Predicted 3D model of a 75-nucleotide RNA (transfer RNA) from Candidatus Iainarchaeum sp. The sequence is in RNAcentral, with records from ENA.
RNA sequence: GGGGCUAUAGUCUAGCCUGGUCUAGGAUUCUUGCUUUGGGAGCAAGCGACGGGGGUUCAAAUCCUCCUAGCCCCA
Numbered sequence: 001g002g003g004g005c006u007a008u009a010g011u012c013u014a015g016c017c018u019g020g021u022c023u024a025g026g027a028u029u030c031u032u033g034c035u036u037u038g039g040g041a042g043c044a045a046g047c048g049a050c051g052g053g054g055g056u057u058c059a060a061a062u063c064c065u066c067c068u069a070g071c072c073c074c075a
Stems, first nucleotide, its partner, number of pairs: 001074007010028004020058001030046005051067005
């Protein structure tokens, strides 16, 4: 220098191909409550996320483009 893959809560992950019933689902962590002598376990509720910019569209986590970061391949 060229090419490919990946990026969603504190952590892990589904959804992307095929745009719409998604104010983004699940697990775990955390907070509160119930239960217990207490703890643990269990049950209930709550908080919390689409890497950044631009574009297409009535509508974008999803399509296009640029950038950033990480990984891999070629030179």
The source organism's lineage runs through Archaea, Nanobdellati, Candidatus Iainarchaeia, Candidatus Iainarchaeales and Candidatus Iainarchaeum. It matches the Rfam family "tRNA".